[in-house]
RNA sequence: UGAGUUGGCUGGGCAGUCGCCGGUUGUGUAUACAACGGGAGGAAAGUCCGGGCUCCGCAGGACAAAGUGCCAGGUAACGCCUGGGGGACGCAAGUCUACGGAAAGUGCAGCAGAGAGCAGACCGCCAGGGCCGCAAGGCUCGGGUAAGGGUGAAAGGGUGCGGUAAGAGCGCACCGCGCGAGUGGUAACACUUCGCGGCUAGGUAAACCCCACUUGGAGCAAGGCCAAAUAGGAACCCAGAGGUGUGGUCCGCACCGGGUUCGGGUAGGCCGCUUGAGGGUAAUGGCGACGUUACCCCUAGAUGAAUGACUGUCCACGACAGAACCCGGCUUACAGGCCAACUCACCAA
RNA sequence: UCCCUGGUAGCUCAAUGGUAGAGCAACCGGCUGUUAACCGGUAGGUUGCAGGUUCGAGACCUGCCCAGGGAGCCA
Numbered sequence: 001u002g003a004g005u006u007g008g009c010u011g012g013g014c015a016g017u018c019g020c021c022g023g024u025u026g027u028g029u030a031u032a033c034a035a036c037g038g039g040a041g042g043a044a045a046g047u048c049c050g051g052g053c054u055c056c057g058c059a060g061g062a063c064a065a066a067g068u069g070c071c072a073g074g075u076a077a078c079g080c081c082u083g084g085g086g087g088a089c090g091c092a093a094g095u096c097u098a099c100g101g102a103a104a105g106u107g108c109a110g111c112a113g114a115g116a117g118c119a120g121a122c123c124g125c126c127a128g129g130g131c132c133g134c135a136a137g138g139c140u141c142g143g144g145u146a147a148g149g150g151u152g153a154a155a156g157g158g159u160g161c162g163g164u165a166a167g168a169g170c171g172c173a174c175c176g177c178g179c180g181a182g183u184g185g186u187a188a189c190a191c192u193u194c195g196c197g198g199c200u201a202g203g204u205a206a207a208c209c210c211c212a213c214u215u216g217g218a219g220c221a222a223g224g225c226c227a228a229a230u231a232g233g234a235a236c237c238c239a240g241a242g243g244u245g246u247g248g249u250c251c252g253c254a255c256c257g258g259g260u261u262c263g264g265g266u267a268g269g270c271c272g273c274u275u276g277a278g279g280g281u282a283a284u285g286g287c288g289a290c291g292u293u294a295c296c297c298c299u300a301g302a303u304g305a306a307u308g309a310c311u312g313u314c315c316a317c318g319a320c321a322g323a324a325c326c327c328g329g330c331u332u333a334c335a336g337g338c339c340a341a342c343u344c345a346c347c348a349a
Numbered sequence: 350u351c352c353c354u355g356g357u358a359g360c361u362c363a364a365u366g367g368u369a370g371a372g373c374a375a376c377c378g379g380c381u382g383u384u385a386a387c388c389g390g391u392a393g394g395u396u397g398c399a400g401g402u403u404c405g406a407g408a409c410c411u412g413c414c415c416a417g418g419g420a421g422c423c424a
Stems, first nucleotide, its partner, number of pairs: 001345010012314007020039002023036005041320001045331002048329005053219004060251004065215005070084005085099001086097004100210002105208002107204002122149002124145003128141005157175006176199001177197005182191003223271004233262006242256004264423002278297008315318001350420007359373004367404001375391005397413005
């Protein structure tokens, strides 16, 4: 200098004018008015996970159902994060990974192919019997054979030597595989370690299933209070060993009807509501996620729902996008700008 | 806020994990004096998108996009 990898930050600035929504203080009987101060995001989004909070009497037992799935740790919790192991990719920095069990059982594998799961003789190879031929050899019969060909995504270890009629883990060496032991590691797992087994046990569990772990249901329109209003009404259906209580079913517990339609009433206010698993700085433990301690800070709370418009000026001319009970994550969208660490190639010293 | 269903040819819909099809429409030819109907034939597909599992995916799994629908006051 070029190419790349990873992590983090930012997301127009300044000044003025007029508005909109909360807060505090003051004045005012109240509506209001004045002053001061605050007012969207890294994703506020998708609503995909996990929790807080609230209600369902308790949140109990069994089954079902669903989810998760290498190991260890972090956390309020998680399907998240951190570190590590195995595998795949990359020259490397590094990235990705639904990664338990197929020697418990069941199922599935179209077409092609002789044979598709205690496999299989289509071609080929081989010795033997019979026939033909002077011979080379050919035809045929019942056998042997998984080395070679061919089919397929997949054909029941690979290479070599021996062996054999031809062959074959049939035997041996090396490699691979499985089991056991040892060593290292908390563990997953690893090993130029040792022994055993000729290989028995192919694929698929994002097919059923098995194993381990987790999960009661609902959601701020939860839920509570005040006020206002009314006809506690009618019809039909369901059940009585039943029904309801938001459970998927049963048991247990409490209560005694329940559902649909019609008719009637209200369409107001307050709390929940923002001080929280909050943020910043410093020290400290830890490889890290994260934890502990001290000091400091308060930073939207609407309910037809505020956060905008205009003017001036500067620049690199401004992306995706708008809170609605609150947090922790994941995923998705995003113009541009900035910083740090690392890798590779080339050049120069 | 909490859920449900769906996306396949121009339209309406099929399809046990195993060659993506049917009806209508379109195009070509025939029939007819001409058109329609009828008869014969032809073309047309990113199975919403992107990954994954599998020998193989429209279907199974994950994440997005789009469309449609449902529930919630008092007695």
Two RNAs folded together computationally: RNase P RNA and transfer RNA, 424 nucleotides in total. Rfam match: Bacterial RNase P class A. Rfam's curators write: Ribonuclease P (RNase P) is a ubiquitous endoribonuclease, found in archaea, bacteria and eukarya as well as chloroplasts and mitochondria. Model confidence (mean pLDDT): 79 of 100.